The RNA shown here (SAM riboswitch aptamer (S box leader)) has 122 nucleotides and comes from an Actinomycetota bacterium. NCBI's taxonomy places the organism under Bacteria, Bacillati, Actinomycetota. It was read from a public genome assembly, where an Rfam model found it. Model confidence (mean pLDDT): 75 of 100. Rfam family: SAM riboswitch aptamer (S box leader). From the family's description: The SAM riboswitch is found upstream of a number of genes which code for proteins involved in methionine or cysteine biosynthesis in Gram-positive bacteria.
RNA sequence: CGCUCAUCGAGAGCGGAGGAGGGUCCGGCCCCGUGAAUCCGCCGCAACCACAGAUGGCAGGCCUGCAGGUGCGAAUCCCGGAAGUGCGCGCCGCCAUCGUGCAGCGCGUAGGAGGAUGAGCG
Repeated sequence: CGCUCAUCGAGAGCGGAGGAGGGUCCGGCCCCGUGAAUCCGCCGCAACCACAGAUGGCAGGCCUGCAGGUGCGAAUCCCGGAAGUGCGCGCCGCCAUCGUGCAGCGCGUAGGAGGAUGAGCG
């Protein structure tokens, strides 16, 4: 860096250094000199892995514990969109077979898409 799988409505901050940005990108809307990003220390949370326990013929799964490895500690992944679709409503055009057929636009909605993290593989 790529692929696969899983999770993402809950939870959890203080201090020091630093000095203007940050919330992935775009549009919003937010956070921030009452101190952003980043680094360090300690604290905490508990998604995955590890370890332990319980269930189980075995395996898997679910559950419990721990806090070792990562991760995380504003807002649902802050909201919408970022392939391409489905459904509903509205507007409008074409056909003339008068059926609610075909196309376009807008709004809403659904799963997706994209992203983050973990594990495995390359």